[in-house]
RNA sequence: GGAGUCGGCCAGGCGGCCGCGGCGGCGCUGCGGCGUCGUCGAGGAAAGUCCGGACUCCGCAGGGCAGGACGCUGGGUAACGCCCAGGCGCGGUGACGCGCGGAACGUGCCACAGAGAGCAGACCGCCAGGGGCCAGCCCCUCGCCCGCGUGGCGGGAGGCCGGUACCGGUGAGGGUGAAAGGGUGCGGUAAGAGCGCACCGGCGCCGGCGGUGACGUCGGCGGACAGGUAAACCCCGUCCGGAGCAAGGCCAAGCAGGUGCGCUACGAGGUGGCCCGCCCAGCACCAGGUAGGCCGCACGAGGCCGGCGGUGACGCCGGUCCCAGACAGAUGGUCGCCACCCGCCAGAUUGGCCACCGGGGCUCCCGGUGGCCGCCGGCGGGGACAGAAUCCGGCUUACCGGCCGGCUCCCCAC
Numbered sequence: 001g002g003a004g005u006c007g008g009c010c011a012g013g014c015g016g017c018c019g020c021g022g023c024g025g026c027g028c029u030g031c032g033g034c035g036u037c038g039u040c041g042a043g044g045a046a047a048g049u050c051c052g053g054a055c056u057c058c059g060c061a062g063g064g065c066a067g068g069a070c071g072c073u074g075g076g077u078a079a080c081g082c083c084c085a086g087g088c089g090c091g092g093u094g095a096c097g098c099g100c101g102g103a104a105c106g107u108g109c110c111a112c113a114g115a116g117a118g119c120a121g122a123c124c125g126c127c128a129g130g131g132g133c134c135a136g137c138c139c140c141u142c143g144c145c146c147g148c149g150u151g152g153c154g155g156g157a158g159g160c161c162g163g164u165a166c167c168g169g170u171g172a173g174g175g176u177g178a179a180a181g182g183g184u185g186c187g188g189u190a191a192g193a194g195c196g197c198a199c200c201g202g203c204g205c206c207g208g209c210g211g212u213g214a215c216g217u218c219g220g221c222g223g224a225c226a227g228g229u230a231a232a233c234c235c236c237g238u239c240c241g242g243a244g245c246a247a248g249g250c251c252a253a254g255c256a257g258g259u260g261c262g263c264u265a266c267g268a269g270g271u272g273g274c275c276c277g278c279c280c281a282g283c284a285c286c287a288g289g290u291a292g293g294c295c296g297c298a299c300g301a302g303g304c305c306g307g308c309g310g311u312g313a314c315g316c317c318g319g320u321c322c323c324a325g326a327c328a329g330a331u332g333g334u335c336g337c338c339a340c341c342c343g344c345c346a347g348a349u350u351g352g353c354c355a356c357c358g359g360g361g362c363u364c365c366c367g368g369u370g371g372c373c374g375c376c377g378g379c380g381g382g383g384a385c386a387g388a389a390u391c392c393g394g395c396u397u398a399c400c401g402g403c404c405g406g407c408u409c410c411c412c413a414c
Stems, first nucleotide, its partner, number of pairs: 001410010012338007020041009043385001047396002050394005055244004067240005072086005087100005101235002106233002108229003123174002125170003130167002132164003136160003140156006146149001182200006201225001203222008248295004257286005269279003302321008340382006351373010
């Protein structure tokens, strides 16, 4: 210098103007609010609502069945399907990434291609040992013919050699496929094959050593050797009572209900408080509870800083801070300056690199020309994904860009 990998952080800043919501103070009020001042006002994911909890209610929930989720080991945590550390396997030169109970109980399934996909299979190839077919030779025998010979023709039994892949054999080789059932060698065979044997690998069991453990390592024994799939049924282990803030609680119009009083009245009610007068037939109370209002509801497994323990996730201690709370749902708009990113233009030859030319005191320096990048200046454009709704811990997904750090590989120079 280039390429990569892992982790953390930011999500423009300042100011002016116009606005919005919560809380508090003050002022005004026709009690409905209004004005003003102060203060606070989205996120790393507030999202998906996929897990786990807090909280609330329900016959207080012990056991079993059904159902669901999870699954290497040890830790962390309120809990988890999350996180940390480790183990094993796979991928990568590496930093690092991804995966994780059981498929030598049973059942099911294995697309396409392929001959065959589960007590497997013969498409090509290989095999002439067996059956078949073809040709030759040897020997024996039978029949017929003639010019009668060591003759010719035809048939049959046996043997030998060769050809042929039709029947058959073969799972070594080719081919198909994600996958065709271990590797090397010797023997064996017609050709082959764990068909047999030796060694290696893998599997099962037992034991020693190391480790809390997953596991590692060493030794012995066994039997020719075992496909994949459990986000298929299933088996084993662990966990789960159900519903959810529209949970749930408090206050409570109107209408309906119950009780009491009154019911043609000297009672009760209205007429602003009382009396007269006038009007009217209902009035009072109660329980549940609708509309509506309030609480739940913002101090919490809280943020920041420091110290200590721990490899780490995390825990403990001390200090400090208060940090949205709507119910049609506020947190916005605009202008200016600065900063960042992208593109274009021009200038200046002050920085760096490369190429060529010339010179010198020649591992370098100087000058010139050209190109690229940077710098300064101007103009134009851009700033994402997305927005709380009971709260918290996670996971996943989306995201213009920018910053910082650890580590790895390659190249160059010293």